Predicted 3D model of a 90-nucleotide RNA (c-di-GMP-I riboswitch aptamer) from Propionivibrio dicarboxylicus.
Taxonomically the source falls in Propionivibrio (Bacteria, Pseudomonadati, Pseudomonadota, Rhodocyclaceae).
RNA sequence: CUGUAAACAAGGCAAACCCAUCGAAAGGUGGGGACGCAAAAUCUCCGGCCUAAAGGGCGUCCGACGUCCCACGGUAGCGGGAUCGCCAGG
Numbered sequence: 001c002u003g004u005a006a007a008c009a010a011g012g013c014a015a016a017c018c019c020a021u022c023g024a025a026a027g028g029u030g031g032g033g034a035c036g037c038a039a040a041a042u043c044u045c046c047g048g049c050c051u052a053a054a055g056g057g058c059g060u061c062c063g064a065c066g067u068c069c070c071a072c073g074g075u076a077g078c079g080g081g082a083u084c085g086c087c088a089g090g
Stems, first nucleotide, its partner, number of pairs: 012037002017032006035077001041083003045080003048075003055069005
């Protein structure tokens, strides 16, 4: 510098679910708990997906309510990309 066909060694993270809490929600955070993960480490730059409070359209004389559109919200354990990185072997 590279980055796995298998193995060795040291370990790491933590899905669903439960409790508490924040949030309109998606979802987040803490504790418990392990489905899995060689980047399941960090970052929303690009795409996808999720939610729709505020805003707008329609149904309305108005309003309530319903419905449609829409991230400035979210997902890094959906991919791409960027950055940092452990051990063994070569």